[in-house]
Context: one part of a larger RNA
RNA sequence: AGACGGGGGCUCACACAAGCGGUGGAUCAUGUGGCUUAAUUCGACAACAAACGAGAAACCUUACCUAGCUUAGACAUUCUAGUGAUACUUCCGCGAAAGCGGAAUUUCCCACAAGGACACUAGUUCAGGUGCUGCACGGUUGUCGUCAGCAGGUGUCGUAAGAUGCAUGCUUAGAUGCCGUAACCUGCGCAACCCUUAUCGCAUGUUUUAUUUGUCAUGCGAAACUGCCGGGGACAACCCGGAGGAAGGUGGGGAUGACGCCAAAUCAGCGUGGCCUUUGACAGCUAGGGCCGCACACGUGAUACAAUGGUUGUUACAAAGGGAAGCAGAACCGCAAGGCGAAGCCAAUCCCAUCAAAAUCAACCUCAGUUCGGAUUGAGGUCUGCAACUCGACCUCAUGAAGCUGGAAUCGCUAGUAACCGUGGAUCAUCAUGCCACGGUGAAUAUGUUCCUGAGCCUUGUGCU
Numbered sequence: 001a002g003a004c005g006g007g008g009g010c011u012c013a014c015a016c017a018a019g020c021g022g023u024g025g026a027u028c029a030u031g032u033g034g035c036u037u038a039a040u041u042c043g044a045c046a047a048c049a050a051a052c053g054a055g056a057a058a059c060c061u062u063a064c065c066u067a068g069c070u071u072a073g074a075c076a077u078u079c080u081a082g083u084g085a086u087a088c089u090u091c092c093g094c095g096a097a098a099g100c101g102g103a104a105u106u107u108c109c110c111a112c113a114a115g116g117a118c119a120c121u122a123g124u125u126c127a128g129g130u131g132c133u134g135c136a137c138g139g140u141u142g143u144c145g146u147c148a149g150c151a152g153g154u155g156u157c158g159u160a161a162g163a164u165g166c167a168u169g170c171u172u173a174g175a176u177g178c179c180g181u182a183a184c185c186u187g188c189g190c191a192a193c194c195c196u197u198a199u200c201g202c203a204u205g206u207u208u209u210a211u212u213u214g215u216c217a218u219g220c221g222a223a224a225c226u227g228c229c230g231g232g233g234a235c236a237a238c239c240c241g242g243a244g245g246a247a248g249g250u251g252g253g254g255a256u257g258a259c260g261c262c263a264a265a266u267c268a269g270c271g272u273g274g275c276c277u278u279u280g281a282c283a284g285c286u287a288g289g290g291c292c293g294c295a296c297a298c299g300u301g302a303u304a305c306a307a308u309g310g311u312u313g314u315u316a317c318a319a320a321g322g323g324a325a326g327c328a329g330a331a332c333c334g335c336a337a338g339g340c341g342a343a344g345c346c347a348a349u350c351c352c353a354u355c356a357a358a359a360u361c362a363a364c365c366u367c368a369g370u371u372c373g374g375a376u377u378g379a380g381g382u383c384u385g386c387a388a389c390u391c392g393a394c395c396u397c398a399u400g401a402a403g404c405u406g407g408a409a410u411c412g413c414u415a416g417u418a419a420c421c422g423u424g425g426a427u428c429a430u431c432a433u434g435c436c437a438c439g440g441u442g443a444a445u446a447u448g449u450u451c452c453u454g455a456g457c458c459u460u461g462u463g464c465u
Stems, first nucleotide, its partner, number of pairs: 001465002003462003007459007015449002019413005026303008034294002042053002064289007073126001079123006089104006108116002128277002131275003137271002139266003142262001144260001149188006155164003169178002194254004199222007225248001228242005305406001309365005315359001321352003326345002332339002372403001377398007419441007
């Protein structure tokens, strides 16, 4: 100088408290461990792994296993020699395919030759490797943490390591400011600049509308700055209250992550040093299987256990998206999944989608393992796709399990938030309880900082570095 303390002081944070809803019990989905397996590919493991890489494992993906094959190779390049147009296309045999063997057709540029380009064969410089090392690395990322810190120049102090600056007091979300001061400046952070949302004005008008109408869209601008008033405070910074205002004290949200810590994560995104392998391969191709396996344990979710509910009918109100190998209407058929049909749309025009669902209104159910709950199983279908056995989603009928609010413990959230409700998108042939976004309904509580957890500053102790 740091680090640490079941030392002290000050301060902060959904850290606790005050509240609301969950998890932990049930069933299912999904990830992980374990077990099993020919293989159940690999990585990630306190916080910072476990609906994570994966924003889609039937084949492919795929890296794993079994079997059958290939060996200058699926892909790139140099040179040598030889052959020929090669390739494409078609056919035959073996075969699960890959592959192996055979046949036919075609006959490039150049007048010919030489040569060129291309292909094949034999060699050659080599290819290939999701093989190892993230403790050799680049790049990227997590975390402390959007916490307020981190560092330098000159000066001063100290023999020096180093200190000071960056202490104290007040203040702030903030090393934000003010005062003060052997310090005075400066840089990276903070803030602001950027995007979005809330109000208004102007302009424009594809769509919209009966209407150049605007509660819509696009663009440009205005507006908020402690600016004004009162009080407090050191006459300061600033704090409290008020006015006006759509908005008030960083208005709400986002993007933005200092110096560094964890030899944190990633050689399987990519790049890359070194090592290893390279003819029964650690390379390549194909078929089938596996990644989905199930005494069990853990994580994350979905659905419930019901009457603030369930069922049936009825009547409303969104936002944001996507669409050409696409979105697909109306009409018709089917109980339905869906089929048929093809209008329109490269989209403010048409479609997904009359776009919603909770909500409203009416009726039934009357506290039951039930008209709760829907697992499981049987039968019949639909769709996608070469192909739904292992192993898809959906529909109909039947079946109707556990579950009556969950031990110790534990998580999220402070306002248009939590909770409840539905909608869209990426991925995608098909497949979403996950993820990312969107709106609808819309709370309770915060006396406070003693305690738990984490963090910052100052100080103190130390046998640690």
Small-subunit ribosomal RNA, 3' major domain from a metagenome, 465 nucleotides, folded computationally. The RNAcentral record of the full RNA draws on SILVA. The coordinates come from a structure-prediction model, not an experiment, and the mean pLDDT is 81.